[in-house]
RNA sequence: GGUUCACUUCAGGGUGAGGCGAAAUUCCUCAACCGGCGGUGAUAGCCCGCGAGCUCCGUCAUAAAGAUGGGGCAGAACUUGUGAGAUCCAAGUGCCGACCGUAUAGACGGGAUGGGAGAAGGUAAUU
Numbered sequence: 001g002g003u004u005c006a007c008u009u010c011a012g013g014g015u016g017a018g019g020c021g022a023a024a025u026u027c028c029u030c031a032a033c034c035g036g037c038g039g040u041g042a043u044a045g046c047c048c049g050c051g052a053g054c055u056c057c058g059u060c061a062u063a064a065a066g067a068u069g070g071g072g073c074a075g076a077a078c079u080u081g082u083g084a085g086a087u088c089c090a091a092g093u094g095c096c097g098a099c100c101g102u103a104u105a106g107a108c109g110g111g112a113u114g115g116g117a118g119a120a121g122g123u124a125a126u127u
Stems, first nucleotide, its partner, number of pairs: 001127004007121004015031005033106001034097002036050004045095002053073008077093005099110003
């Protein structure tokens, strides 16, 4: 230094004004805003995956909870340029955003003081 395992800490951002209305930070108009984690010849919301959510099946377990494995569903990008190399950079123009609640929500409230991809530290074992 590598591998495996227990443990500790950390791990999501963002709206104003006006209009209609009984009611909208949800609709309409105008102008703005935000972007988890790993990978990828080069820095990625929209290239490949992962996570959160919903759902089906199995296993373990319970007084009730719960834990765990697998399957399914679930969003979006092009053009030009530079370059050895870019759907990642620069310029330009676009687009997207779980579930529940509420007058229809990426931004309000909630599940969530949760979970978590993973990051850092680091015990032990082994090589």

A computed fold for a 127-nucleotide RNA, annotated as FMN riboswitch aptamer (RFN element). Rfam family: FMN riboswitch aptamer (RFN element). Its family is annotated with FMN binding in the Gene Ontology. Of the family's consensus pairs, 100% are formed in the model.